A computed fold for a 73-nucleotide RNA from Sarcinofilum mucosum, annotated as transfer RNA.
Its Rfam family is "tRNA". Its family is annotated with triplet codon-amino acid adaptor activity in the Gene Ontology. The family's RNA type in Rfam is transfer RNA.
RNA sequence: GCCCCCAUUGUCUAGAGGCCCAGGACGUUUCCUUUUCACGGAAGAAGCAGGGAUUCGAAUUCCCUUGGGGGUA
Numbered sequence: 001g002c003c004c005c006c007a008u009u010g011u012c013u014a015g016a017g018g019c020c021c022a023g024g025a026c027g028u029u030u031c032c033u034u035u036u037c038a039c040g041g042a043a044g045a046a047g048c049a050g051g052g053a054u055u056c057g058a059a060u061u062c063c064c065u066u067g068g069g070g071g072u073a
């Protein structure tokens, strides 16, 4: 240089065009429980890498960029 794959809350992950103003686990915050801590219970905060395109509608399809991984001379 060329080719392929990946990018979703703090971490891991689900999602195959409308049922999803994105679900789950752990973590985290508040409250209940407890003399206190732990355990347990309830509630909350937190996310689609960036830009463009297609579409009535995009996390999902296409293009470019950025970052990461792999292959190849």
Stems, first nucleotide, its partner, number of pairs: 001072007010026004018056001028044005049065005